[in-house]
């Protein structure tokens, strides 16, 4: 001193899962809806819910490793691993982060 943070528009991106005693059951989470399909979230669609490069939303590694728990990816490592999707705007611009300068 600049960036961003916080509001708004719009675009895009993902996940739809586990146990059991199989029911108006349970845990966990922001979210595990609802409808059409399908041998199946299998595709699709519509809402919610998160993330969008300062990206742990979310994938792979993973039929992973230790824990816990009636019993589950439920907790914690893997993780400074390798991947993943953005633009504009009004007002303002404290704090915390990062960049630069002195």
């Nucleotide at each position: 001193g600049g960036u961003c943070c916080g509001c708004c528009u719009a675009a895009g991106g993902g996940g739809a899962g586990g146990c059991c005693u199989a029911g108006c059951g349970c845990c966990u989470g922001a979210g595990a809806c609802g409808u059409c399909u399908u041998u199946a979230g299998u595709g699709a669609c519509g809402g919610a819910c998160c993330c969008u490069u300062c990206g742990a939303a979310c994938c792979u590694g993973a039929u992973c490793c230790g824990g816990u728990u009636a019993g589950u990816a439920c907790c914690g490592g893997c993780g400074u691993a390798g991947g993943a999707a953005u633009a504009g705007g009004a007002a303002c611009a404290a704090c915390a982060a990062c960049c630069u300068c002195u």
Molecule: TPP riboswitch aptamer (THI element)
Organism: K189A clade bacterium